A computed fold for a 534-nucleotide part of an RNA from Robertkochia marina, annotated as large-subunit ribosomal RNA, domain I. Rfam family: Bacterial large subunit ribosomal RNA. Gene Ontology terms of the family: structural constituent of ribosome and ribosome. The prediction has a mean pLDDT of 83.

Context: one part of a larger RNA
């Protein structure tokens, strides 16, 4: 020096555990904000650095309800207090709520500085206290509304590239990502100028098929319907106009009016055309909103059955013996594994605010018929067309349809549009105004629950005072770190030692080889002793 055995150190794997995560289900809620939000700064405790709570009324104040013996948060000590005259605590409704922040009197390097006006302390200067003073929109004004924040979902405007095509330009990625604006608990869409095809359907939306079909496509890569069928849901309405009237203005007048125009009210809403208008007739039927009554629901909360002995053990819930309850044998805890020890669980009880099936009359309000056809009305820079684009599964194609930057530009019910160039026949429908629940999408958040999900290098980045420490001028990046024990019973006292280091006794404990560097304690690596061997 090597190998082996043994005993330690070192290290923190493994096992077990879970306080935290992940993914869902059901129900709720789907917003907060100038009555000052979200988010912060600074304060606030007897002692108080941090977290939590709160705001100069500052770990809190008040009312009401619950509850019943202790209480002064995490937080374990001392002191001092509170409480059966009902505290702490729980629920609910209020009060207070510094300064910054949309931040809004003006300014500003956020949490700071400096003002005007009114009133008061005052009689004055100065100072202080209270209130008020931004901008935009509407309105004569009083006044009302807006702004800012927020996870996804939704709509609109705008809009890439990497990539794929095995290169690349049309194409694709993709109308995706990103940017901007807007809304709601949903949003969007929506009551046929629709589909269809000789038969018919009857607003929209969503799902399953149709179907990777028909098509489209440097006919490459790719893109990719509809009719129709089966389901979810189901709901239809209102204006403009004709016509009538009132009011104002203007013109004109023979002062009786007439005409034009504007506003308002009535009327009216359709494609087997409808309405105005004329004639007849009736006030039918079915609703809606507000108010009132009101089943039911609804916070904290109440109540809730049934087990003993022996034995092992530090400890019984284990084992043994014999019982009991069960509309409760879900779950958790208790010194090991408990239906009957504790909290609970099943089935019940309970009310405030709030919600509200249903009913009702009070108020307000909506809703319809028959016939006639002479006249009038039925959405114009619109439809259509030319040029250039875009959207439609459809890349200009035979390219209809929708849309529109530009130019042009109709008809008026004997009218107009569509049925994939175009024409005819036939069929369907009525554009150029608007509203509309449900079925659909999502989850920052609340409650209840689930998991052939994870178990501390996993699961959120974060089980722990984590978006922290730390890094970066900044945008931004971003950790590590869980476990004594059933209970602190956390080692009084003595000794060695320079020692508040460390250790040895003693003591606690089932265990200290569980001693806080604390469950278990693998390997690398280090050391000591012994054996063998060069």
């Nucleotide at each position: 020096g090597g190998c082996g055995u043994a005993u330690g150190g070192g290290g923190g794997a493994u096992g077990c555990c879970u306080a935290g995560g992940c993914u869902c289900u059901c129900a709720g809620a789907g917003g907060c904000g100038a009555a000052g939000a979200a988010g912060g700064a600074c304060g606030u405790g007897a002692u108080a650095a941090g977290c939590u709570g709160c705001g100069a009324u500052a770990a809190g104040c008040u009312g009401c309800g619950g509850g019943a013996a202790g209480u002064g948060g995490c937080a374990c000590a001392u002191a001092c207090a509170c409480u059966u005259u009902g505290a702490u605590c729980c629920g609910u409704a209020g009060a207070u709520u510094u300064c910054c922040g949309a931040a809004u009197g003006g300014g500003g390097c956020a949490a700071c500085c400096c003002g005007g006006c009114a009133u008061g302390u005052u009689g004055a200067a100065g100072a202080c206290a209270u209130g008020u003073c931004a901008c935009c929109u509407a309105g004569u004004a009083a006044u009302a509304g807006g702004a800012g924040c927020g996870a996804a979902c939704c709509c609109g405007c705008u809009g890439a590239a990497c990539u794929g095509a095995a290169a690349c330009a049309u194409c694709u990625a993709a109308g995706u990502a990103g940017g901007c604006g807007g809304a709601g608990g949903a949003g969007a869409a929506g009551a046929a100028a629709a589909c269809a095809a000789u038969a018919g359907u009857g607003a929209u939306u969503c799902c399953g098929g149709u179907a990777g079909u028909a098509g489209u496509g440097g006919c490459g890569a790719g893109c990719g319907a509809a009719c129709c069928c089966g389901g979810a849901a189901g709901a239809g309405c209102c204006c403009a106009a004709a016509c009538c009237a009132a009011u104002g203005u203007u013109g004109u007048u023979a002062c009786g009016g007439c005409a034009a125009u504007a506003u308002u009210g009535g009327g009216g809403u359709u494609g087997u055309a409808g309405g105005a208008c004329c004639a007849c007739g009736a006030g039918a039927u079915c609703g809606a909103a507000u108010g009132c009554c009101a089943a039911u629901u609804g916070a904290a909360u109440c109540a809730g059955a049934a087990c003993a002995c022996u034995u092992u053990g530090g400890a019984a819930a284990g084992a043994g013996u014999g019982a009991c309850c069960a509309u409760a044998g879900a779950g958790g805890g208790u010194g090991a594994u408990a239906g009957u020890c504790c909290c609970g669980u099943a089935a019940g009880a309970g009310u405030a605010a709030g919600a509200g099936c249903g009913g009702u009359u009070a108020u307000u309000u909506g809703u319809a018929g028959u016939g006639g056809u002479a006249u009038c009305c039925u959405g114009a820079g619109u439809a259509g067309c030319g040029c250039g684009g875009g959207g439609c599964a459809c890349g200009u194609g035979a390219a209809a349809c929708c849309u529109u930057g530009u130019g042009u530009g109709a008809a008026a019910c004997u009218g107009g549009c569509g049925g994939g160039a175009c024409c005819a026949u036939c069929c369907g429908c009525c554009a150029a105004g608007g509203c509309u629940a449900a079925a659909u999408a999502c989850u920052c958040c609340u409650g209840a629950g689930a998991g052939a999900c994870c178990g501390a290098u996993a699961g959120u980045g974060a089980a722990c005072c984590a978006g922290u420490a730390c890094c970066g001028u900044g945008a931004g990046g971003g950790a590590a770190a869980g476990g004594u024990g059933a209970a602190a019973a956390g080692u009084a006292c003595c000794c060695u030692g320079a020692a508040u280091a460390a250790g040895g006794g003693a003591g606690u404990g089932a265990a200290a080889g569980a001693g806080a560097a604390c469950c278990u304690g693998a390997a690398a690596c280090c050391a000591u002793a012994c054996g063998c061997u060069u």